[in-house]
RNA sequence: AGCGGGAUGGAGGAGCGGUACCUCGUCAGGCUCAUAACCUGAAGGCCCUGGUUCGAUUCCAGGUCCCGCAA
Numbered sequence: 001a002g003c004g005g006g007a008u009g010g011a012g013g014a015g016c017g018g019u020a021c022c023u024c025g026u027c028a029g030g031c032u033c034a035u036a037a038c039c040u041g042a043a044g045g046c047c048c049u050g051g052u053u054c055g056a057u058u059c060c061a062g063g064u065c066c067c068g069c070a071a
Stems, first nucleotide, its partner, number of pairs: 002069006010024004018054001026042005047063005
C1' cells in the first nucleotide's frame, strides 16, 4: 500500500437532513460579614475542500490529522 473507528465552544460527551444539547470550566449579577456552595444570565463550537438537496454537523467523494487491526 490495505481494513475499521474517530475529529462538535476551554475540557469531556450527545446529536444524525430543518431551532446544535448536556456536564464541568470562564465571565457578569444575585445570596453571604466574606469565601465556598447555591440561584439567574451571557460569551464561546460542527477538521478542510467539493458534490447531492429547497435546506448538510448529519448523506456522498477527496484531503489532513489521531487511534486500532493486519502486514